[in-house]
RNA sequence: UCCCGAGGGGAGCUCCAUAUUCCGGAGCUGAGAGGAAGGUGGAAACCUUCGACCCUUAGAACCUGAACCGGGUAAUACCGGCGGAGGGACUGGGGAA
Numbered sequence: 001u002c003c004c005g006a007g008g009g010g011a012g013c014u015c016c017a018u019a020u021u022c023c024g025g026a027g028c029u030g031a032g033a034g035g036a037a038g039g040u041g042g043a044a045a046c047c048u049u050c051g052a053c054c055c056u057u058a059g060a061a062c063c064u065g066a067a068c069c070g071g072g073u074a075a076u077a078c079c080g081g082c083g084g085a086g087g088g089a090c091u092g093g094g095g096a097a
Base pairs, nucleotide, nucleotide: 001095002094003093004092006056007055008054009053012028013027014026015025016024021043022042023041035050036049037048038047039046040045062087063086064085068081069080070079071078
């Protein structure tokens, strides 16, 4: 570093469109912002399974503090701080250089 297996995790913000039809389109950051199927629901949604992506203790994937603080933005965990603070999956095998 790649593959297989096991396990963990998140899916935010803004605008536009539309009412027996619809649950879609565009933009921002990001690895990922919902690709497929199904269910519930209601007017801009939610849930489940699978997939993609990221992470697995040498752990900043992710969660809590947090309706936090500073900066910036059309807006948002957008950037920095908080912070190596607390929690977090307790990874096995194979290949290449």

TPP riboswitch aptamer (THI element) from Thermosipho affectus, 97 nucleotides, folded computationally. Model confidence (mean pLDDT): 80 of 100. The model forms 96% of the base pairs in the Rfam consensus. RNAcentral holds the sequence, with entries from MGnify. The organism belongs to Thermosipho, within Bacteria.